Transfer RNA from a Patescibacteria group bacterium, 72 nucleotides, folded computationally. Its mean pLDDT, the model's own confidence on a scale to 100, is 81. Rfam family: tRNA. It is annotated as a transfer RNA. Lineage of the source: Bacteria > Bacteria candidate phyla.
[in-house]
């Protein structure tokens, strides 16, 4: 250089082009407790970026970025 794969909460994973992007662990507040842990309730938190297709994109297409792999 060429080709291929991957990119979603802090972490690990879901979501057939269609209702508010779901869950576990973690985090915060409250309840409980002498305190903590465990347990209970509630909450915050994400689609790598920019365009395109579409009534509608996490999903399809192009480019860029990041990581990984193959090739000489």
């Nucleotide at each position: 250089g060429u080709c291929c794969c991957u990119g979603u909460a802090g972490u690990u994973u879901a979501a057939u082009g269609g209702a508010c992007a779901a869950a576990a662990c973690g985090c915060a507040a409250c309840c409980c407790u002498c305190c903590g842990g465990a347990g209970g309730u509630u909450g915050a938190g994400a689609u790598a970026g920019c365009a395109g297709u579409u009534c509608g994109a996490u999903u399809c297409u192009g480019c860029u970025c990041a990581g990984g792999g193959a090739u000489a």